Predicted 3D model of a 481-nucleotide part of an RNA (small-subunit ribosomal RNA, 3' major domain) from an uncultured delta proteobacterium. Model confidence (mean pLDDT): 83 of 100.
[in-house]
Context: one part of a larger RNA
RNA sequence: AGACGGGGACCCGCACAAGCGGUGGAGCAUGUGGUUUAAUUCGACGAUACGCGAAGAACCUUACCCGGCCUUGACAUCCUUAGAACAUUCUAGAGAUAGAGUGGUGCCAGGUUUACCUGGAGCUAAGUGACAGGUGCUGCACGGCUGUCGUCAGCUCGUGUCGUGAGAUGUUGGGUUAAGUCCCGCAACGAGCGCAACCCUCAUCAUUAGUUGCUAACAGUUUGGCUGAGAACUCUAAUGAGACUGCCUUCGUAAGGAGGAGGAAGGUGAGGACGACGUCAAGUCAUCAUGGCCCUUACGGCCGGGGCUGCACACGUGCUACAAUGGCCAGGACAAUGAGACGCGAUACCGCGAGGUGGAGCAAAUCUAUAAACCUGGUCUCAGUUCGGAUUGUUCUCUGCAACUCGAGAGCAUGAAGCUGGAAUCGCUAGUAAUCGUAAAUCAGCAAUGUUACGGUGAAUACGUUCCCGGGUCUUGUACU
Numbered sequence: 001a002g003a004c005g006g007g008g009a010c011c012c013g014c015a016c017a018a019g020c021g022g023u024g025g026a027g028c029a030u031g032u033g034g035u036u037u038a039a040u041u042c043g044a045c046g047a048u049a050c051g052c053g054a055a056g057a058a059c060c061u062u063a064c065c066c067g068g069c070c071u072u073g074a075c076a077u078c079c080u081u082a083g084a085a086c087a088u089u090c091u092a093g094a095g096a097u098a099g100a101g102u103g104g105u106g107c108c109a110g111g112u113u114u115a116c117c118u119g120g121a122g123c124u125a126a127g128u129g130a131c132a133g134g135u136g137c138u139g140c141a142c143g144g145c146u147g148u149c150g151u152c153a154g155c156u157c158g159u160g161u162c163g164u165g166a167g168a169u170g171u172u173g174g175g176u177u178a179a180g181u182c183c184c185g186c187a188a189c190g191a192g193c194g195c196a197a198c199c200c201u202c203a204u205c206a207u208u209a210g211u212u213g214c215u216a217a218c219a220g221u222u223u224g225g226c227u228g229a230g231a232a233c234u235c236u237a238a239u240g241a242g243a244c245u246g247c248c249u250u251c252g253u254a255a256g257g258a259g260g261a262g263g264a265a266g267g268u269g270a271g272g273a274c275g276a277c278g279u280c281a282a283g284u285c286a287u288c289a290u291g292g293c294c295c296u297u298a299c300g301g302c303c304g305g306g307g308c309u310g311c312a313c314a315c316g317u318g319c320u321a322c323a324a325u326g327g328c329c330a331g332g333a334c335a336a337u338g339a340g341a342c343g344c345g346a347u348a349c350c351g352c353g354a355g356g357u358g359g360a361g362c363a364a365a366u367c368u369a370u371a372a373a374c375c376u377g378g379u380c381u382c383a384g385u386u387c388g389g390a391u392u393g394u395u396c397u398c399u400g401c402a403a404c405u406c407g408a409g410a411g412c413a414u415g416a417a418g419c420u421g422g423a424a425u426c427g428c429u430a431g432u433a434a435u436c437g438u439a440a441a442u443c444a445g446c447a448a449u450g451u452u453a454c455g456g457u458g459a460a461u462a463c464g465u466u467c468c469c470g471g472g473u474c475u476u477g478u479a480c481u
Stems, first nucleotide, its partner, number of pairs: 001481002003478003007475007015465002019428005026320008034311002042053002064306007073131001077130002079127005086103007107120005133295002136293003143288001144284003147280001149278001154193006160169003173184003199272004204241007214230002218228003244266001247260005309447001322421001326380007339368002343362002348357003387418001392413007434457007
């Protein structure tokens, strides 16, 4: 100088407390461990692994296993030889592949200019070796990227001064702040990386602009902003304004604090992007890149099938429930984001339904998608039930070469566990929790209950900082570095 303390002082955080809802019990979905297996590919392991890489495992993916094959190779550059490229048929085979044919003679330049010949570019095939190839190993050789402490308020430097020196000072102290934020003081004076601000979205208004969007007044009307019309309003999307403790009261030397006015918004207005020096030899050689090592008729490559979905069990994360603040039936209302041409697909018709037929409109403020919870009426009356939907049987639908292993969905039948969950444990402070649906990426289809967005309805509680956890500053002790 650090680190640590079941030392001290001060401070902060959904850390506790105060509340609301869960998890832990049930069924299922999903990930992991274990076990099994020919293989169940690999990685991730307290917080910081476990709905994680994977924003889509039937084939492909795919790296694993079994079997059948290839050896300059599926891919790149160079050399030699031959051939237009290419399209297509048949046979054998599980296919990879192998064999036999058919059509076809291109582009550029030159000779020649009828045919033809030569060279070049590109492509195909064969051969030769230099080489290719490796999701093989090492993340404890690395780059890049990422998690975490932590959006915590810290981490340092120059010069000066002090100290033999390591170092100290500054950065400590008194206040204040979300903040090493600012003020005052001070052997320090300044500066840098962080904080804040600058950026984006939302909340108010103005200006500009009115189509595909809007409709107050006027007119028509098929009663639909439908049409004429309007440019007000909503909205759209560009530019501005607006908030600064600016004003008032009060406390304070100041910084600043408490309250008030005006205001759409008030003291960082709300949210996002943004992550200092560093820590964990943290994670990733399987995104990519890369040193070294290793394989080279195989640890490379192609194909068929299987596996990654196996199941006594254990754990994590979720979904659905156990019901009456509810279930079912009928009628009625109100969104926002985003997506759409190999696409979204309306009216209509067929089917109980999944869906089918068909194809209006739409490269979209124009067309496409019943929002649901909610409201009104009816029914059920506390029961393993008109709760709950697992499981199983059967008949179908769709995607796709192909749904046996192993897809999703529909109809009928079946109707399991489950009556609110032990010890323990998690999230959340406001348009938040809870609850309700909608969309998108990936994607032929889908194991999505996942993820990421979007809006609808919309709470309770915070006395306080003694305690638990994590962190910051100063100080103290130490047999640790």